[in-house]
RNA sequence: UCCCGAAAAAGGCAAACCCGCCGCGAGGCGGGGACGCAAAGCCACGGGUCAGGCAAUGGGCCUGACAGCCGGGCUACCGAA
Numbered sequence: 001u002c003c004c005g006a007a008a009a010a011g012g013c014a015a016a017c018c019c020g021c022c023g024c025g026a027g028g029c030g031g032g033g034a035c036g037c038a039a040a041g042c043c044a045c046g047g048g049u050c051a052g053g054c055a056a057u058g059g060g061c062c063u064g065a066c067a068g069c070c071g072g073g074c075u076a077c078c079g080a081a
Stems, first nucleotide, its partner, number of pairs: 004079002012037002017032006035068001041074003045071003048066007
């Protein structure tokens, strides 16, 4: 340095649900809250799912959403085996 990830230490994030705001919606942001997470940090690149619209007998097209669905890319704390 790379791989790896401990009944290690320090610190971090925060599902469901509730409240407020934004959005037609998927969903987002803030607060509370913790099911979990070693990239649950970032990027919609491939697949997937979801929403809105269009098309209409083919299984499509457009615009969005999800990074806590899988893969990929970039970056990063700690250091036992």
This is a predicted structure of an 81-nucleotide RNA (c-di-GMP-I riboswitch aptamer) from a Candidatus Rokuibacteriota bacterium. Model confidence (mean pLDDT): 88 of 100. It was read from a public genome assembly, where an Rfam model found it.